Predicted 3D model of RNase P RNA and transfer RNA as a complex of 465 nucleotides. Rfam match: Bacterial RNase P class A. It is annotated as a ribozyme. Its family is annotated with dimeric ribonuclease P complex, ribonuclease P activity and tRNA processing in the Gene Ontology. The coordinates come from a structure-prediction model, not an experiment, and the mean pLDDT is 77.

[in-house]
RNA sequence: UUUAAGUAUCGGAUGACCGCUGCUUGCUUGUGCGGGGAGAGGAAAGUCCGGGCUUCAUGGAAAAGUGGUGCCGGUUAAUGGCCGGGGAGGGUAAAACCUCACGGAAAGUGCAACAGAGAGUAUACCGCCAGCCUGUAAGGGCCGGUAAGGGUGAAAGGGUGCGGUAAGAGCGCACCGCGCGACCGGUAACGGGAGUGGCAUGGCAAACCCCACCAGAAGCAAAACCAAAUAGGGACUGCGCGCUGAUCUUCGGAUUGGCAGAUGAUUUCCGCAUCGAGUAGUCCGGGUUGGUUGCUGGAGGUGUAUGGCAACGUACAUCCUAGAUGAAUGGUCAUCGAAGGCCUGUAACAAGGCUGGAACAGAACCCGGCUUAUAGAUGCUUAAGGCGC
RNA sequence: GCCGGCUUAGCUCAGUUGGUAGAGCAGUUGAUUUGUAAUCAUCAGGUCGGGAGUUCGAGUCCCCCAGCCGGCACCA
Numbered sequence: 001u002u003u004a005a006g007u008a009u010c011g012g013a014u015g016a017c018c019g020c021u022g023c024u025u026g027c028u029u030g031u032g033c034g035g036g037g038a039g040a041g042g043a044a045a046g047u048c049c050g051g052g053c054u055u056c057a058u059g060g061a062a063a064a065g066u067g068g069u070g071c072c073g074g075u076u077a078a079u080g081g082c083c084g085g086g087g088a089g090g091g092u093a094a095a096a097c098c099u100c101a102c103g104g105a106a107a108g109u110g111c112a113a114c115a116g117a118g119a120g121u122a123u124a125c126c127g128c129c130a131g132c133c134u135g136u137a138a139g140g141g142c143c144g145g146u147a148a149g150g151g152u153g154a155a156a157g158g159g160u161g162c163g164g165u166a167a168g169a170g171c172g173c174a175c176c177g178c179g180c181g182a183c184c185g186g187u188a189a190c191g192g193g194a195g196u197g198g199c200a201u202g203g204c205a206a207a208c209c210c211c212a213c214c215a216g217a218a219g220c221a222a223a224a225c226c227a228a229a230u231a232g233g234g235a236c237u238g239c240g241c242g243c244u245g246a247u248c249u250u251c252g253g254a255u256u257g258g259c260a261g262a263u264g265a266u267u268u269c270c271g272c273a274u275c276g277a278g279u280a281g282u283c284c285g286g287g288u289u290g291g292u293u294g295c296u297g298g299a300g301g302u303g304u305a306u307g308g309c310a311a312c313g314u315a316c317a318u319c320c321u322a323g324a325u326g327a328a329u330g331g332u333c334a335u336c337g338a339a340g341g342c343c344u345g346u347a348a349c350a351a352g353g354c355u356g357g358a359a360c361a362g363a364a365c366c367c368g369g370c371u372u373a374u375a376g377a378u379g380c381u382u383a384a385g386g387c388g389c
Numbered sequence: 390g391c392c393g394g395c396u397u398a399g400c401u402c403a404g405u406u407g408g409u410a411g412a413g414c415a416g417u418u419g420a421u422u423u424g425u426a427a428u429c430a431u432c433a434g435g436u437c438g439g440g441a442g443u444u445c446g447a448g449u450c451c452c453c454c455a456g457c458c459g460g461c462a463c464c465a
Stems, first nucleotide, its partner, number of pairs: 001385010012336007020039002023036005041360001045371002048369005053219004059270003063267002066215005071085005086102001087100004103210002108208002110204002125150002127146003131142004158176006177199001178197003183192003223293004233284007242259007261275004286464003300319008340355005390461007399414004408445001416432001418430003438454003442450001
């Protein structure tokens, strides 16, 4: 200096005028006029996770079911996020570095099309070998032994070598791999490992499942209040209008207690609340289409100090930074302007001139993450290449 | 804004424990008919919305995007 990857910051600037939505303030108050100040993002997006908040009864059971997460430790309000570590894979001469949905396949069930002799209780098509029969011979047949070699397949039940054998085979041995493993290190995941086993225990759990842990459900169109209006309507379905005691009685019944029943946001049980001839659900029909609260100051931003490897925590100081609701945050003009393109120029840069006129995208209760989109600029780290000393 | 569902041939849809992608209509060609329709036979047409992953193998399982559709106000 170029390219690539990662990461962080920014992502058009300034001014004038005219508007739009809140806030505040002055004069007036039927309301109108004026002043001041504020007004989109790193993703406001997707709604993929987690929390706050609200309602449902803010209830109990290490309950059942359902859903989710999945190496270990930490961090946090919380998480499937983040940080540190371990292991596996890639990469390198070795590092650095990059990636990982990374519990369990000796608890059980299941799956593996086609091909192939055989696909999980292993198997025997070709081949190799012993014996017998046949044949002049080459060879063929029968019966057994094998799994070294060939072949099929994504996958064929340890690998290489030596011995051994009729041929072979963990059959024996050495090394490597694998299992178990006293003991040692580490909070743990895990690592090392004396010794030991001839190998049993192949793959798939983003198949069911098992184990451990987590989670009540719904969502600001939640929810609370005010006002207005309507036919407190109809159909279907489910469960029902039960038993018993006491008191009063005008003998019709009323009040009240217990048991049972119905309803209550996954189910069951306990418990609680409501209900008393209705109640619950679904559908059809009717009315309103207003206002207020929730609503924005918060696990908030910035800086300094400090603890920690880090994520992050603590203390102090300082700052205030949108609240719309058929939904504001815009338009015009001027000056300046990045990338890109063209020309001059140069050995190549540099330098100069003309042109050009800025990506993805628009808050809707609020936060913490993740994911996706994003022209371009700048800083840092790493790797590779070029040039100079 | 919030919550669900769908995407397979030109159109409408099937596709189960993951194993060679199908049906009906439409289309091509031929037969039948004087001719057309109907009918019969035949053929073609698919990146299974897109991209990554798990697996020997993905329309199907998992993740991320894209497009389309539906529901959710209050009162009695």